[in-house]
RNA sequence: AAAUAUCUUUGGGGAUUGGUGAAAUUCCAUACCGACAGUAAAGUCUGUGAACUCUUGAAAAUCAAGAGCCGAUUGGGUGAAACUCCCAAACCGACGGUAAAGUCCGGAUGAGAAAAGAUAAAA
Numbered sequence: 001a002a003a004u005a006u007c008u009u010u011g012g013g014g015a016u017u018g019g020u021g022a023a024a025u026u027c028c029a030u031a032c033c034g035a036c037a038g039u040a041a042a043g044u045c046u047g048u049g050a051a052c053u054c055u056u057g058a059a060a061a062u063c064a065a066g067a068g069c070c071g072a073u074u075g076g077g078u079g080a081a082a083c084u085c086c087c088a089a090a091c092c093g094a095c096g097g098u099a100a101a102g103u104c105c106g107g108a109u110g111a112g113a114a115a116a117g118a119u120a121a122a123a
Base pairs, nucleotide, nucleotide: 004120005119006118007117008116009115010114017029018028019027031103032102033093034092035048036047037046038045043091044090052068053067054066055065056064057063058062073089074088075087076086077085095106096105097104
């Protein structure tokens, strides 16, 4: 130095202005946002996580394990290398509530990929 174990901390952003209406931050116009790891720097590539559904086990609540589901990008330029940078034009966004929601309220002072640090023993 690397790997292992334990512990601690951190760990998701965003509706502006106007229109219609009895009622909309939900519709229309306009605006705004982008978790983690990898890789030429990524919301759109590859993989992970949350959410949702199902199964099994135990169960008072619920918890654990497994499986499923899981959105969206093209053109040009530079370069050794970019679906990642630059220019241009697009597109996407769980569940419940409510005038139909990526942005409001709620589950959630939750969970979590992962990141950083500390300690331990051994080689």
Notes: This is a predicted structure of a 123-nucleotide RNA (FMN riboswitch aptamer (RFN element)). Model confidence (mean pLDDT): 80 of 100.